[in-house]
RNA sequence: GCGCGGUUAGCUCAGCUGGUAGAGCACAUGCUUGACGUGCAUGGGGUCACAGGUUCAAGUCCUGUACCGCGCACCA
Repeated sequence: GCGCGGUUAGCUCAGCUGGUAGAGCACAUGCUUGACGUGCAUGGGGUCACAGGUUCAAGUCCUGUACCGCGCACCA
C1' cells in the first nucleotide's frame, strides 16, 4: 500500500427484509436476612466510532475518515 472483518449501555454482545435501540452481567433502590450473600421486584444508564449522502424514515444502505484485528504485497 491492497483486501476482508469489526466499532451499539460500565463490561460481553444481539439487533432479521430500513419502521419505538435491546439482552446477560454490573450498578442503584425496595422486599427477604440478626447481618452478609442468595433469591424476588423495580429503576437509572446510549452522540449506535466520527463526518457527509440517500430516504417520509438510517444502528441497518452509500461515500470518506479514525481506531482495532486478520490476510496479502512491498521493504537493499
About this RNA: Transfer RNA from Vescimonas fastidiosa, 76 nucleotides, folded computationally. The organism belongs to Vescimonas, within Bacteria. The coordinates come from a structure-prediction model, not an experiment, and the mean pLDDT is 82. The same sequence occurs in records of 7 taxa. Rfam family: tRNA. Its family is annotated with triplet codon-amino acid adaptor activity in the Gene Ontology. The sequence is in RNAcentral, with records from ENA.